[in-house]
Context: one part of a larger RNA
Molecule: large-subunit ribosomal RNA, domain I
Organism: Candidatus Alloenteromonas sp.
């Protein structure tokens, strides 16, 4: 020194366990802001660093309401109270709510500095305090004026924020694929911007189709990897139709008619689509709807709660829920706790009952609003820089191709219902439908945030980054990056008092079933040591 066994010691696997994640199911919700949000700063405590609470009325203050013995939050502790005259806690509703932030008197290097009018107060000033008001935007609404969309006054709107979700428009890539590339793909994807709303968006035919009709719009499914598209590479990829969710239709502008205005034109009525207005004849003087738009509402949900059946004895143990033995309840034998393994010991859990007040939903009554045909003339109306052509893009599965249709940057530029548009160049013929104004529920999409739940999800290197005072410490100049780090026990019972030692620590003593001793459950391996056995 190597082997090897014994035994300490370091270390923190490993079993176990779970406060917290993942993923997903059902309801309900789907909002908040100039009545000042979303996040914040500084503060409020007897004594308070954090965290929670709360806001100069500051772990808080009023009402009404539940619940009933304890309370002063995490958090102990010392000290002071508080409550059956009802306290703490728990649910609705007030009130208060510094200062920053859209932040909005102005300014600014957020949380801060300086003002003006008004009122109020100190003491008549000064010097302070307190309250209210004093930004910007609008092609909204009323007044006014020297009047277009210009000013001033007031009125009513906007501004910000988010769920890294969803939706809609305005922009908008590349790596990558094509086994290189350019077209093309990736992809109108990722990002960046507006805006909306619980959904958006579309949406009531100038449509699909095509031998034959269908009859807003959305979604599913399937048609179909099918028709096509495509350096016809690589890829790209429908629609009718059919089955199905869901189902809902409407208003205007015009003409005509009345009212004001010199007028231009405004306002009311009527009328709205294959039809209307006007004339003239028929027939009616009602029925029927309502997507809510008000009111009132029985009730029914939800925001606190209540009720709630059913076990004992022995043994073993530190403990009984475990074992015998003997009973009991079930519309309850879901969970969860209790010193172990409990239907019946606690909390519960089947069922049942509950709101002064809030929100929600609501039969139903009321108010409200909407509701006519038919046939004949007539020919007034019926959305112009519109359709539409050419050019130059773009969007349609379609890459310019025969390229229809949609959109629209230049330029030209009608018809007027004997009309106009379309059916995949065009052209005929035949069908189908009225552009150039609007508005519309569901049936789809998504889930930060509440309820309730559920798992052949994890169980502290895992599972969100975070079970823990985590978006924290730390690290970046910054945009940004981002951890580690859970477990004494059943109960602190957390080790009085002795003794060694300055402490830390360690004998002794108690505590407890066990020290499980706070560096705490278990306690494995590297590692480090002590002794011992061979062995050089």
């Nucleotide at each position: 020194g190597g082997c090897g066994c014994a035994c300490a010691g370091u270390g923190g696997a490993u079993g176990c366990c779970u406060u917290g994640g993942c993923a997903c199911u059902a309801g309900a919700a789907g909002g908040c802001g100039a009545u000042g949000a979303a996040g914040g700063a500084c503060g409020c405590g007897a004594c308070u660093a954090c965290c929670u609470g709360c806001g100069a009325u500051a772990a808080g203050c009023g009402g009404c309401g539940g619940c009933g013995a304890g309370c002063u939050g995490g958090a102990u502790g010392u000290g002071a109270g508080c409550u059956u005259c009802g306290a703490c806690c728990c649910g609705c509703c007030g009130a208060u709510u510094u200062c920053c932030g859209a932040a909005u008197g102005g300014g600014g290097g957020a949380a801060c500095c300086c003002g003006g009018c008004c009122g109020c107060u100190u003491u008549u000033a000064c010097c302070g305090g307190c309250g209210g008001c004093c930004a910007c935007c609008g092609a909204c609404c009323g007044g006014c004026g020297u009047c277009a969309g210009c000013g001033c006054c007031g009125g009513c709107g906007g501004g910000g924020a988010u769920a890294c979700a969803c939706c809609c428009g305005g922009g908008g890539a590349a790596u990558u694929g094509a086994a290189a590339c350019a077209u093309c793909u990736u992809a109108g994807u990722a990002c960046c911007c507006g805006g909306a709303g619980g959904a958006g968006a579309a949406g009531a035919a100038a449509g699909a189709g095509u031998g034959a009709u269908c009859g807003a719009u959305u979604c599913c499914g399937u048609g179909a990897g099918u028709a096509g598209c495509g350096g016809c590479g690589a890829g790209c990829g429908a629609a009718a139709g059919c089955g199905g969710a869901g189902g809902a239709g409407c208003c205007c502008a015009a003409a005509c008619c009345g009212g004001a205005g010199c007028g231009a034109u405004c306002c009311g009525g009527u009328g709205u689509u294959c039809g209307g207005g006007c004339c003239c004849g028929c027939g009616a003087c009602a029925u029927g709807g309502g997507a809510u738009u008000c009111g009132c509402g029985a009730g029914c949900g939800u925001c606190a709660g209540g009720c709630g059946a059913g076990c004992g004895g022995c043994c073993u143990g530190g403990g009984a829920a475990g074992g015998c033995c003997g009973g009991c309840c079930u519309c309850a034998g879901a969970g969860g706790g209790u010193g172990a393994a409990a239907g019946c010991c606690c909390c519960g859990u089947a069922g049942c009952c509950g709101a002064a007040g809030g929100c929600g939903c609501g039969a139903g009554c009321g108010g409200c609003c909407c509701u006519a045909g038919c046939g004949g003339g007539u020919c007034c109306c019926a959305g112009a820089g519109u359709a539409c052509g050419u050019c130059g893009g773009g969007g349609c599965a379609c890459g310019u191709g025969a390229a229809a249709u949609c959109c629209u940057g230049a330029c030209g530029g009608a018809a007027g219902g004997u009309c106009c548009g379309c059916a995949g160049a065009c052209c005929a013929u035949u069908g189908c439908g009225g552009a150039a104004g609007g508005c519309u529920a569901a049936a789809u999409a998504c889930u930060a945030g509440c309820u309730a739940g559920u798992g052949a999800c994890c169980g502290a290197u895992a599972g969100c980054g975070c079970a823990c005072c985590a978006g924290u410490a730390c690290c970046g100049c910054g945009a940004g990056g981002g951890a580690a780090a859970g477990g004494u026990g059943a109960a602190a019972a957390g080790a009085a008092c002795c003794c060694c030692g300055g402490g830390a620590g360690g004998g002794g003593a108690g505590u407890g079933a066990a020290a499980a001793g706070a560096a705490u459950c278990u306690g494995a391996a590297a590692c480090c040591g002590u002794g011992u056995g061979c062995c050089c």